[in-house]
Context: one part of a larger RNA
């Protein structure tokens, strides 16, 4: 090197559990309330009834028996279906006492009819009568529930309590459910529609929780026509003690104004002013911007009736560009278009308008807030906490400049205002690996590396006399405590010592330990909150599994 055996446990992001922290789903349970609709209960008005015996009137949804049933055609009053060929009654006679024959009377099978015989069963519908049974109504020196009051008593009269029904209050007792998006995780802030610049890279468009601003309208004139007019601002002069205002020049040239913010535009005026006036019109509209869709936007031109103007001609609301909201429901007016046999009417259509901070502005419902550490469930490394990863603001280091400090003297030492960097220890951004698991704070055990060196070993400078020093510089061979208080890292304190370094190795190391601390379920306490809960706020308790396949290590034997 091979191979074996016994041992270790640093890795194989090792096994084990489809993560319980995050977060997301128009998931799910369960708890709360002053979340939304109900809903048991409960109250409160209003009406109606009052229990038992007995008599009387009365009804009949029910039971029982009996009864009724008239198209036409046809012996004729055929309830209706179904079986069906014999049935009923009276005397005599035999007889096993089950019954059979015999005579008489009376109904049937034949004629009409959709349907046949009261022949005879059987079910049933219809009309009435009885009797039962219930029900309502009444009456009773028959009985009865509390209190009060009138009252000699009997009675009366009110209320209380007791049943039903409707109205209305109340109601986490119970129920069903909501409780929304963005979002450099989420949660708190914030924000959502339309309008304007700028980011937008000279056509248009174009994003971010990019930078600025507005808006939910306003005007019967601040419209429409004809006709007239020029604005502001600086400066000189005159009045005036004196600014302002005036009134005459002078320069710029639009800087003014335009109901509102920007941006565009405007003097030929779209600015400012008079006169007349209602086009702020009705019925269409080539064609053309824009645009997923739906919307929106502009618009010659026709017809009709009108305004102004001498007329040509202009007017279908404002110099543009914000001032809004679908569908449905439902109101008003008008059409006379439909009107469920027919005439009306109720109703629905059409036209025109009206009710939206449906402001979460393409608008889930007419109608909605919260807890969960008691949780669960699909899934997310689409997205947070631990580690690492990018970057290096920050942060530790280092140089470069040199104003001061150093008595004097920029560099023994200190070092401002600035300037370049290096490291990847700090806080942080970003969110690339892991959410079917990559266990986290401290200790404790073993270490290993760096050097920006604490101590030891060698130097230069000194504001180095010696001794003790202070700064650079070369070096990582070797060392670098014990204790007490905290869960602590740190940190204060005490005693040593030459010296008690600084940091990196998943903030070394939990398949090595421990578990004091954060971070499940019990409890309590301040404090928040109506509550259920909640707190980088306190407190006491709280289950740490893994027998080593392979890699890497130590011993051992063997070749």
């Nucleotide at each position: 090197c091979u191979a074996a055996u016994a041992g270790c446990u640093a890795g194989a992001c090792g096994g084990a559990a489809a993560g319980a922290c995050c977060c997301c789903g128009u998931g799910c349970a369960c708890c709360u309330u002053u979340a939304c609709u109900a809903u048991a209960g409960u109250c409160a008005u209003a009406u109606a009834a009052g229990g038992u015996c007995a008599g009387u009137a009365u009804u009949u949804a029910u039971u029982a028996a009996c009864u009724u049933a008239u198209g036409u055609a046809g012996g004729a009053u055929a309830g209706a279906u179904a079986u069906g060929a014999a049935a009923a009654u009276a005397u005599a006679a035999a007889u096993u006492u089950g019954u059979u024959u015999a005579u008489a009377u009376u109904u049937a099978a034949u004629c009409u009819u959709g349907a046949a015989a009261u022949a005879a069963u059987a079910u049933u519908u219809u009309u009435g009568u009885u009797a039962a049974a219930a029900g309502u109504a009444u009456u009773g020196u028959a009985c009865u529930a509390u209190u009060u009051u009138u009252a000699u008593g009997u009675a009366a009269a009110a209320a209380u309590g007791u049943u039903g029904u409707a109205u209305g209050a109340u109601u986490g007792g119970u129920a069903g459910u909501u409780u929304g998006a963005c979002u450099g995780g989420g949660g708190c802030g914030g924000u959502g529609g339309c309008u304007u610049c700028c980011u937008a890279a000279a056509a248009a468009g174009u994003a971010a929780c990019g930078g600025g601003a507005g808006u939910a309208u306003a005007c019967a004139a601040a419209g429409g026509u004809a006709a007239a007019c020029u604005u502001a601002a600086a400066u000189u002069a005159u009045u005036c003690a004196g600014a302002a205002c005036a009134u005459a020049g002078u320069u710029u040239g639009a800087a003014a104004g335009u109901g509102u913010a920007a941006u565009a535009g405007c003097a030929u005026a779209a600015g400012u002013u008079u006169g007349c006036u209602u086009g702020a019109c009705u019925g269409a509209a080539a064609g053309a911007u824009u645009a997923a869709c739906a919307a929106a936007u502009c618009g010659a031109u026709c017809a009709g009736a009108a305004a102004c103007g001498a007329a040509a001609g202009u007017u279908g609301g404002u110099u543009a560009u914000a001032g809004u909201g679908a569908c449905c429901c439902g109101g008003u007016a008008a059409c006379a278009c439909a009107a469920a046999g027919u005439g009306g009417a109720a109703u629905g259509g059409u036209u025109a308008u009206c009710g939206a901070u449906u402001a979460a502005c393409g608008g889930a419902u007419a109608a909605a807030a919260g807890g969960u550490a008691c949780g669960c469930u699909g899934g997310g490394g689409a997205u947070a906490a631990c580690a690492g990863g990018c970057u290096g603001a920050u942060a530790a280091c280092u140089c470069c400049c040199a104003a001061g400090a150093g008595u004097c003297c920029g560099u023994a030492u200190c070092u401002a205002c600035g300037g370049a960097g290096u490291u990847g220890u700090u806080u942080g951004g970003c969110a690339c690996c892991u959410c079917g698991a990559u266990g986290u704070c401290g200790g404790c055990u073993c270490a290993u590396c760096a050097c920006a060196u604490c101590c030891u070993a060698g130097a230069g400078c000194u504001g180095a006399a010696a001794g003790c020093g202070g700064u650079u510089c070369u070096a990582a061979g070797g060392g670098u405590u014990u204790a007490g208080c905290u869960g602590u890292u740190c940190g204060c304190u005490a005693a040593u010592g030459a010296a008690a370094g600084u940091g990196g190795u998943a903030c070394g190391u939990g398949a090595g330990c421990u578990g004091g601390g954060u971070u499940c379920a019990g409890a309590a306490c301040g404090u928040u909150g109506u509550g259920a809960a909640a707190c980088a706020g306190u407190u006491c308790g709280g289950u740490c599994c893994c027998u080593a396949u392979c890699u890497a290590c130590u011993a051992u034997u063997a070749g």
Molecule: large-subunit ribosomal RNA, domain V
Organism: Bacteroidia bacterium